[in-house]
Context: one part of a larger RNA
Molecule: large-subunit ribosomal RNA, domain I
Organism: Chloroflexota bacterium
RNA sequence: GGCGUACGGUGGAUGCCUAGGCGUCUGGAGCCGACGAAGGACGUGGCAAGCUGCGAAAAGCCUCGGGGAGCCGCACGCAGGCGUCGAUCCGGGGAUGUCCGAAUGGGGAAACCCGGCGGGAGGGAACUCCCGUCACCGGCGGAAGCCGGGGGCGAGCGCGGGAACUGAAACAUCUCAGUACCGCGAGGAGGAGAAAGCAAACGCGAUUCCCCCAGUAGUGGCGAGCGAACGGGGAAGAGCCCAAACCCCUGUCGUGGAGAAGCCGGCAAGCGUUGCGGCAGGGGGGUUGCGGGGCUGUCCGGGGCGCUGUUGCCGCAGCGCCGGUGGAAGCGGGGCGUAGCCGAAGGCGGCUGGAAGGCCGCUCCGGAGAGGGUAAGAGGCCCGUAGGCGAAACGCAUCCGGGGAAGCCGGGACAGACCCCGAGUACCACGGGGCACGGGGAACCCCGUGGGAAGCCGGGAGGACCACCUUCCAAGGCUAAACACUCCAGACGACCGAUAGCGCAGAGUACCGUGAGGGAAAGGUGAAAAGCACCCCGGGAGGGGAGUGAAAGAGAACCUGAACCCGUACGCCU
Numbered sequence: 001g002g003c004g005u006a007c008g009g010u011g012g013a014u015g016c017c018u019a020g021g022c023g024u025c026u027g028g029a030g031c032c033g034a035c036g037a038a039g040g041a042c043g044u045g046g047c048a049a050g051c052u053g054c055g056a057a058a059a060g061c062c063u064c065g066g067g068g069a070g071c072c073g074c075a076c077g078c079a080g081g082c083g084u085c086g087a088u089c090c091g092g093g094g095a096u097g098u099c100c101g102a103a104u105g106g107g108g109a110a111a112c113c114c115g116g117c118g119g120g121a122g123g124g125a126a127c128u129c130c131c132g133u134c135a136c137c138g139g140c141g142g143a144a145g146c147c148g149g150g151g152g153c154g155a156g157c158g159c160g161g162g163a164a165c166u167g168a169a170a171c172a173u174c175u176c177a178g179u180a181c182c183g184c185g186a187g188g189a190g191g192a193g194a195a196a197g198c199a200a201a202c203g204c205g206a207u208u209c210c211c212c213c214a215g216u217a218g219u220g221g222c223g224a225g226c227g228a229a230c231g232g233g234g235a236a237g238a239g240c241c242c243a244a245a246c247c248c249c250u251g252u253c254g255u256g257g258a259g260a261a262g263c264c265g266g267c268a269a270g271c272g273u274u275g276c277g278g279c280a281g282g283g284g285g286g287u288u289g290c291g292g293g294g295c296u297g298u299c300c301g302g303g304g305c306g307c308u309g310u311u312g313c314c315g316c317a318g319c320g321c322c323g324g325u326g327g328a329a330g331c332g333g334g335g336c337g338u339a340g341c342c343g344a345a346g347g348c349g350g351c352u353g354g355a356a357g358g359c360c361g362c363u364c365c366g367g368a369g370a371g372g373g374u375a376a377g378a379g380g381c382c383c384g385u386a387g388g389c390g391a392a393a394c395g396c397a398u399c400c401g402g403g404g405a406a407g408c409c410g411g412g413a414c415a416g417a418c419c420c421c422g423a424g425u426a427c428c429a430c431g432g433g434g435c436a437c438g439g440g441g442a443a444c445c446c447c448g449u450g451g452g453a454a455g456c457c458g459g460g461a462g463g464a465c466c467a468c469c470u471u472c473c474a475a476g477g478c479u480a481a482a483c484a485c486u487c488c489a490g491a492c493g494a495c496c497g498a499u500a501g502c503g504c505a506g507a508g509u510a511c512c513g514u515g516a517g518g519g520a521a522a523g524g525u526g527a528a529a530a531g532c533a534c535c536c537c538g539g540g541a542g543g544g545g546a547g548u549g550a551a552a553g554a555g556a557a558c559c560u561g562a563a564c565c566c567g568u569a570c571g572c573c574u
Stems, first nucleotide, its partner, number of pairs: 001573009015559001016524002020496002022493009031152002039100003042055003046078002050074002061094006070082003105114003115134008136149005157185005167174001171221001197204002208235005218226002239478003242422001246284010262271002264315006289456001291421004295416006303322007323409003331401003335396004340389003346362001348361004363380002365369001371383003427451008437463001458473005511518002531558001534545004
C1' cells in the first nucleotide's frame, strides 16, 4: 500500500410526511383613478432588525352587527396592561390617511427644494410651523364659474400600423402571419346586428357562438401549403329610431306700393308689408320593397270640454285635456352575497402499550359510516358531516305587491300618379387592399387618383358579361341574450410529493447585469420543550456523568439515514 471483516466518521440518497403547487368542473364577481388610483418611499411597537398591519389619530380610532372567554400579529421572552360593565377576534359603514407617483402652485437627479393668496399658532414685523387654495386641455358661459378629461390594468375585445427567423429539404412569388411587437380606444365584456342578404324555379328571414357539412369545393412557383360556402342540427332570441316630401312657427335676405295678392269657407264689418320666394333653426309628419310615405279628392267612422285660426253667426281644420296603451325611477316584501348559529349516538369493561383511536366483549346513533384532528387505526372525544336556521349595515339581480314617469295610439279605405324615399354617392378607368380565391373567366366588399349617374316608368344583387326570371332597397343611426378572458370561492383528481409540483412549501428575495433584464438554493427534534437543573474535563468549541423522554445511537449541524470518500482494530497478501 491492497483486499477482507467489524465498528465509526462524513455525506444526504431512499422510505414516510406536507405547510405548497398543478389540473378539471361548477358558481360568483368584473373595472380602479383629481373624493388623488395602481405602485412605492419613509415612518409607526415599552424593549423592534425583517415580514405583516397601520399612517403623525400610525399592529391602530368611532359606530352598527356577529361571537362568548380569553387577549395584547408572525414571535413561544422580560416588563406592563385589557376583558362577562362582553375584550381579543370576524363582518358592514365611517374617520384619520406623512411624502412620491397621472402628480396637478413652481422646480426637480421620484419620495426632495422653493413659492403666491386667505386663515391660524409662537413674544412674532422680519422668521418658523399648521389648515385651505393656486397645473393643463375640452365643453358651456359675457364673466364669476360649473361639468368633464389625463393615469393604471396579467388576460380577453375593436381599430390604426406591422416584422423576421422559419417552411418550401437552396430561394425570390408563397409560407410563418395579419402572428409577435408598437399605437389608439372601449368595457365587464368588446365587436357584429334587423337584408340594396341567401337561395334556386322550392324556399328562408337580424347578429353572435357551438357541432356537422369538410380537409370537401376551390386556391396554390397547382410546390410547400392555404382552405370556404350553401345546407342541416343546436345555444340564445328583439326589435327600433332618423333624413326627405308636406304642414306650422321663429329669425334673416330679396321682391312687392297695385290697395292687388293675403288674412280657413259663406255673409257682413275690419286689418293689411301682413303676402310671395330663398336660406337657417325649432315643432308636427314619416321610416317602407306583398314598395312605402306625402299631397289632393271621395267614402266610411267619430264622444265631451277648452283654446287658436281678426271679429260676430253657421260650418271646417289644428292643438290641448279627459281616454287607451305602456310600463321606468323611487318604496315595501321576498331572494342572494359580505360575519355566523343549531346539529344524533360510549365519561362502557378488559388486554397490550409511554400513550388506545388497536384487539376481545357489551352497547348506541344514523336524513349524519365525507373529511380532518386528538400520544397509534375513532360513525358515537374534538372540529365537522346530513339536515336546518341567521343580518343592524352595505351591495346585487330578479320576482311579487304597490307605484305610476317617459314613450306610443287617438282614425280607416279607395282613387289620382303631382311630390319625397340618404350624390361628388353608386358606377367606370387606373393603382392597391380584403374576401379560403396568389390577376385569374374574378364577381362581391374597402381605400387612393381621375371621371361621374339614374332617381320608383328608379336602383343593387344572383361569381366576367347580356337577356329573361328571382330577390333585395345602398350611399344615416341604435340595439340586450347566447359567445371571449381574468380573478375569487367551492368541489373533485388511476395530478406532484421537496433535483418532483408554480421560478418561489414563499422569493421575484439573495445574487448577477450600466441597463432592458436574468434569477437561485433552502422543508421534517418530540405526543408534549418535558430543549438536559446540578457535577466533572476544557480558554472555548466540544465531551463525560446526572436528569427528561417510549426512544437522546430523537440534543436543535436534531425522523429514516444508502453510496462515494475518510478513519480505528484485526486477518491475509506484497